[in-house]
Context: one part of a larger RNA
Molecule: small-subunit ribosomal RNA, central domain
Organism: Haematococcus lacustris
RNA sequence: UUGGGCGUAAAGCGUCUGUAGGUGGUUUCAAAAGUCUACUGUCAAAUAAGUUGGCUCAACCAGCAUAGGGCAGUGGAGUACUAUGAAACUAGAGUGCGGUAGAGGUAGAGGGAAUUCCUAGCGUAACAGUGAAAUGUGUAGAUUUUAGGGAGAACACCAGCGGCGAAGGCGCUCUACUGGGCCGUGACUGACACUGAGAGACGAAAGCUAAGGGAGAGAAAAGGAUUAGAUACCCUUGUAUUCUUAGCUGUAAACGAUGGAAACUAAGUGGGGGCUGCAAAGCCGCCCCUGCUGUAGCUAACGCGUUAAGUUUCCCGCCUGGGGAGUACAAUCGCAAGAGUGAAACUC
Repeated sequence: UUGGGCGUAAAGCGUCUGUAGGUGGUUUCAAAAGUCUACUGUCAAAUAAGUUGGCUCAACCAGCAUAGGGCAGUGGAGUACUAUGAAACUAGAGUGCGGUAGAGGUAGAGGGAAUUCCUAGCGUAACAGUGAAAUGUGUAGAUUUUAGGGAGAACACCAGCGGCGAAGGCGCUCUACUGGGCCGUGACUGACACUGAGAGACGAAAGCUAAGGGAGAGAAAAGGAUUAGAUACCCUUGUAUUCUUAGCUGUAAACGAUGGAAACUAAGUGGGGGCUGCAAAGCCGCCCCUGCUGUAGCUAACGCGUUAAGUUUCCCGCCUGGGGAGUACAAUCGCAAGAGUGAAACUC
């Protein structure tokens, strides 16, 4: 490679958009490229397989003949399927119109609680911290309490296996701009679709560059404890960082450890959104999303089970014993940190 696989054993790219490519709805006609078929040529000999014979048998040797298949050429079939050309359709897809839910995104404005700092008043010896202490703060008046002022960051309750988003993620209130979804209608286009190597965009936290900001928290660091020791756990401080703007980085247990699309295959019961009908406080029903239980089936088991890990089709990515190793080397990207790509010797 063939094959077999990818929830947990190795294996789904972090997510999306999309180029080439691959795959692709219904009907009619044409033509005959694939397809099917006939003939011809060719595929050396030996070998192999079949049969007959020769060495006493066998190995060995010799003779004979066919089939099947591949490729090419010529001719034919054309009901079907695929491709091609033409014409049409509406069930896929998209658009319009009418509604609707939402922490979807960006920017601006506003708000209250808490914390900390400053000023002033009251007031006196403690405060803080712990398992217990100490370092620390405090008679230069702290902690406490009252009033006033400032700053930065985060938004209690509502809050919910609730909602929205492709993922990362998104939560005080209001405004502006803006993306997507769902429901209803069935008006319009008429296969415009699915996937997607390369490529591009987005991408938590930490980190980097520049300029700001800096309340609280807090790597590093310092001190106090604990301890045999304590480069820790605990305590007191505390720089980077955490915040904003503009760039970079491009990684995570980026997880549902489960790629995307389509079709089919029991039920029951919750939650969210929309809609129809009915004597509509309510009930029945339909569509979409999100949970739980569970049949058939699947699975090594655990479990999954119409939101599949069931039954099928299409496309992409990935795996092939452990270690060496996500290392070395080369080249690419990056300011760096490093990222992506990614071996072998050797060893079990």